RNA sequence: UGAGUCGGCAGGGCGGCCGCGGCAGCCAGUGUCAUUUGAUGUUGGUAGUCGAGGAAAGUCCGGACUCCACAGGGCAGGGUGGUUGUUAACGGCAACCAGGGGUGACCCUCGGGACAGUGCCACAGAAAGCAGACCGCCCCGGCGAAAGCCGGGGUAAGGGUGAAACGGUGGUGUAAGAGACCACCAGCGCCCCAGGUGACUGGGACGGCUAGGUAAACCCCACCCGGAGCAAGGCCAAGAGGGCACGCGAGUGCCUGCGCGAGCGUUCGAGGACUGCCCGUCCGAUGCUCGCGGGUAGGCCGCUAGAGCCUGCCGGCGACGGCAGGCCCAGAUGGAUGGCCGCCAAGUGGGACGCGAGUCCCAUGAACAGGAUCCGGCUUACAUGCCGGCUCAUCCG
Numbered sequence: 001u002g003a004g005u006c007g008g009c010a011g012g013g014c015g016g017c018c019g020c021g022g023c024a025g026c027c028a029g030u031g032u033c034a035u036u037u038g039a040u041g042u043u044g045g046u047a048g049u050c051g052a053g054g055a056a057a058g059u060c061c062g063g064a065c066u067c068c069a070c071a072g073g074g075c076a077g078g079g080u081g082g083u084u085g086u087u088a089a090c091g092g093c094a095a096c097c098a099g100g101g102g103u104g105a106c107c108c109u110c111g112g113g114a115c116a117g118u119g120c121c122a123c124a125g126a127a128a129g130c131a132g133a134c135c136g137c138c139c140c141g142g143c144g145a146a147a148g149c150c151g152g153g154g155u156a157a158g159g160g161u162g163a164a165a166c167g168g169u170g171g172u173g174u175a176a177g178a179g180a181c182c183a184c185c186a187g188c189g190c191c192c193c194a195g196g197u198g199a200c201u202g203g204g205a206c207g208g209c210u211a212g213g214u215a216a217a218c219c220c221c222a223c224c225c226g227g228a229g230c231a232a233g234g235c236c237a238a239g240a241g242g243g244c245a246c247g248c249g250a251g252u253g254c255c256u257g258c259g260c261g262a263g264c265g266u267u268c269g270a271g272g273a274c275u276g277c278c279c280g281u282c283c284g285a286u287g288c289u290c291g292c293g294g295g296u297a298g299g300c301c302g303c304u305a306g307a308g309c310c311u312g313c314c315g316g317c318g319a320c321g322g323c324a325g326g327c328c329c330a331g332a333u334g335g336a337u338g339g340c341c342g343c344c345a346a347g348u349g350g351g352a353c354g355c356g357a358g359u360c361c362c363a364u365g366a367a368c369a370g371g372a373u374c375c376g377g378c379u380u381a382c383a384u385g386c387c388g389g390c391u392c393a394u395c396c397g
Stems, first nucleotide, its partner, number of pairs: 001393010012344007020051004025046009053368001057379002060377005065229004072279004077225005082096005097111001098109004112220002117218002119214003134159002136155008167185006186210001188207002191204005233301004241256006258293007271283004308327008347364007
């Protein structure tokens, strides 16, 4: 200097004018309650403070929280799949192991089981789970002048087909061969030693000769799993109808709270809950189901102080944890942060000057994208700019 690989940050800034939402202070008016200064609701003004994201997206996982519910057993169903750690938990994250890719930094893995069983491996080939003889090689017999042909037996070392042919190399042996036998290897199995928390790694000795691939096919094994979801779930108000009291009447006040009909049922229990089913357990009476008709759809809580954030120190390879100090960062509900102006501005395009670094002028001017119960992850989208670690190549000193 170039190429690569891993990680991190930003993704506009400043000022002015007008306009929004939350909180709460002050001033003024007003309603209700209390009465001593007050409490509370509402209207207006004023000044203060806060006001979207790294993904708010997808709704793929895990939870907190709420209700079913006081809580079970089995089957089905679903999820995960190397080890250890971390976390509230996870299918997350960290480190490591094994296998694979890469010169390397580094990256990838639906990573338990093929000796429980079933299925599949096209085509080619003799034969693709216990298989196999196409071309061959050897022995015996027959025919033939010979080359060779026919029949019987042996064989899987050589050749061919294929992604893959049931261990490899060398030898002994044989009629010809073959782990038939031997030596050295690879693989597999059992045992021992060393290291490691562990997955596993290294070494040694023995053994029989050798048990293809595929489970991201069905399946088997191990471990885990209640359901629904803030439109969860609560509180208040209103209201048709009905009843009571007052009133000549219009009407006023209080209480209750849908009305009519039919069927089934009231402890010998209809119906309901516990995931889908079964068992079992529990609730259950002016009850449940069906049809027709009527009223309301408003307000408040949940709602943001958290498994929270920031800084420093300590422990740890790390994810992360502990200690100390500091901070409060949307809470809307037809749904708030917007509009206009000016300056600067990364980058881009053009021009001029300069050996070069670079300088000046003009134009343009920022990607993906916006909450709604909250949190931890994963995945996807993203113009551009900057920073750092490591690897390789080349050159110079």

The RNA shown here (Bacterial RNase P class A) has 397 nucleotides and comes from Lentzea alba. The model forms 94% of the base pairs in the Rfam consensus. The organism belongs to Lentzea, within Bacteria.